[in-house]
């Protein structure tokens, strides 16, 4: 040196525990900013996240009823698979 690789944030699926069903979350629009956090290091933003505003308003049955069941939310976590960094360095195998 020349080549193949792996690892981020996240997404989607399923699994447990949970939250709400007395409507929070989720989703949508719209602003703000030296704003957070993104492969091991730098850098960067398609992408995540945070804040401030709006508009929308949702499945409930059941039962032995101080509470459980089974359902229902574009629902919170985690946990497993699959999928997942543009550039420059590193790393790893091979030449």
């Nucleotide at each position: 040196g020349g080549u193949a690789g792996a690892g981020u944030a996240g997404a989607u699926a399923c699994u447990g525990c949970g939250c709400g069903u007395c409507a929070a979350g989720u989703g949508c629009c719209g602003g703000a900013g030296u704003g957070g956090a993104u492969g091991g290091g730098a850098u960067g933003u398609c992408g995540c996240c945070c804040c401030c505003g709006g508009a929308c308003g949702a499945a409930a049955g059941g039962u032995a009823c101080g509470a459980c069941c089974u359902g229902c939310g574009g629902u919170g976590c985690a946990g497993u698979a699959u999928c997942g960094c543009g550039u420059c360095c590193g790393c790893u195998g091979c030449c």
THF (Tetrahydrofolate) riboswitch aptamer from Firmicutes bacterium UBA5509, 95 nucleotides, folded computationally. Of the family's consensus pairs, 94% are formed in the model. The coordinates come from a structure-prediction model, not an experiment, and the mean pLDDT is 80. Rfam family: THF (Tetrahydrofolate) riboswitch aptamer. About the family: Tetrahydrofolate (THF) riboswitch was first reported for Ames et al. as an RNA motif in 5' untranslated (5'-UTR)regions of folate transport and biosynthesis genes in Firmicutes genomes. The source organism's lineage runs through Bacteria, Bacillati and Bacillota.